[in-house]
RNA sequence: GAAGCAGCCCAGGUGAUCGCUGCCCGCAAGGGUGGAGGAAAGUCCGGGCUCCGCAGGGCAUGGUGCUGGAUAACGUCCAGCGGGGGUGACCCCAGGGAAAGUGCCACAGAGAGAAGUCCGCCCGGCAUAUCCGGGUAAGGGUGAAAGGGUGAGGUAAGAGCUCACCGGGUCGAGCGGUGACGUUCGAUGCCAGGUAAACCCCACCAGGAGCAAGACUUAAUAGGGGAGCGUCAAGGAUUGCCCGUCCGUGCUCCCGGGUUAGUCGCUUGAGACCGUCGGUAACGGCGGUUCUAGAUGAAUGGUCGCCGGCAUGAUUCGGGUAACCGCUUCAUGCAACAGAACCCGGCUUAUGGUCGGCUUCAGCC
Numbered sequence: 001g002a003a004g005c006a007g008c009c010c011a012g013g014u015g016a017u018c019g020c021u022g023c024c025c026g027c028a029a030g031g032g033u034g035g036a037g038g039a040a041a042g043u044c045c046g047g048g049c050u051c052c053g054c055a056g057g058g059c060a061u062g063g064u065g066c067u068g069g070a071u072a073a074c075g076u077c078c079a080g081c082g083g084g085g086g087u088g089a090c091c092c093c094a095g096g097g098a099a100a101g102u103g104c105c106a107c108a109g110a111g112a113g114a115a116g117u118c119c120g121c122c123c124g125g126c127a128u129a130u131c132c133g134g135g136u137a138a139g140g141g142u143g144a145a146a147g148g149g150u151g152a153g154g155u156a157a158g159a160g161c162u163c164a165c166c167g168g169g170u171c172g173a174g175c176g177g178u179g180a181c182g183u184u185c186g187a188u189g190c191c192a193g194g195u196a197a198a199c200c201c202c203a204c205c206a207g208g209a210g211c212a213a214g215a216c217u218u219a220a221u222a223g224g225g226g227a228g229c230g231u232c233a234a235g236g237a238u239u240g241c242c243c244g245u246c247c248g249u250g251c252u253c254c255c256g257g258g259u260u261a262g263u264c265g266c267u268u269g270a271g272a273c274c275g276u277c278g279g280u281a282a283c284g285g286c287g288g289u290u291c292u293a294g295a296u297g298a299a300u301g302g303u304c305g306c307c308g309g310c311a312u313g314a315u316u317c318g319g320g321u322a323a324c325c326g327c328u329u330c331a332u333g334c335a336a337c338a339g340a341a342c343c344c345g346g347c348u349u350a351u352g353g354u355c356g357g358c359u360u361c362a363g364c365c
Stems, first nucleotide, its partner, number of pairs: 001361005007355001009353002012307007020035006037337001041348002044346005049210004056243004061206005066080005081095001082093004096201002101199002103195003118140002120136006148166006167191002169188008214264004224255006235247004271290008309334006317326003
């Protein structure tokens, strides 16, 4: 210098002025003060919170799926294991079961899975044979994939049919590790492809609806609501179904309502920042400081000045053979993605820039 890899951080600052909105002060005029994000987004997961007729069992359905840990919880995160990719920094993996069963495997091919004869090989059909029957998976051919590989024995020809070595599986044992797993040894011819983000099996998790949740306020009527007694025949609710549970119809007593209205819920919370301790880390403990939007036809904006940033052009000085680089000054232009709506933790997607670190290659000293 070129090409890459992973990561931290920032999201212009400040002043004036004109507005918008929450709160406070004021009789008022007015004044003071707070006012978007790293993703506020998609609404894809998880939780808090709220309500429901307490949500118990079974079936179904949906989700998750190596190990250990973190956490309120997770499909997230951290640290590992195994597999795969890259020269490397590093990255990727829905990563349980294919020997419980079923399905599927395009085209080609005889055959796509406890198989099979298209060519070939071997035997037989008195003899010949391009024909017929049988044997054969060694050789050829097809294919992404053809039922371990090499060699020897064996045989009519062949074949784990037998043997040696290699590879894999299963079973057993030792050692290391919390574990996934690693490693070593022994036994056994066991050698039955792939696919489970195909059905399925196994293990674990899941009650439903959601801030339009939900609560309160306001004159009268109908509807309606609550409590008690009685009754389980119809009906209804509870998650799609069943059981179970509850409501419900009748009588008695009591209450009193509607809304694109208003108020609450509403922002102090698994909060933020700093320090310290524990932990490889995710994270946690302790101490200190701090309060930081709360709108609802829905505020958070516009203009100007100054100082920064970046780009382009010109310019001063310095370096260099040069291309060019650094510096000074000036002019012009640009500044992304985007917009809270109950609140958090994640994931994903969109997007401008700074910084340092690491890897590979090339050149020079």

RNAcentral holds the sequence, with entries from ENA. This is a predicted structure of a 365-nucleotide RNA (Bacterial RNase P class A) from a Pseudomonadota bacterium. It is recorded under the gene name rnpB. Taxonomically the source falls in Pseudomonadota (Bacteria, Pseudomonadati). Rfam family: Bacterial RNase P class A. The family's RNA type in Rfam is ribozyme. The coordinates come from a structure-prediction model, not an experiment, and the mean pLDDT is 75.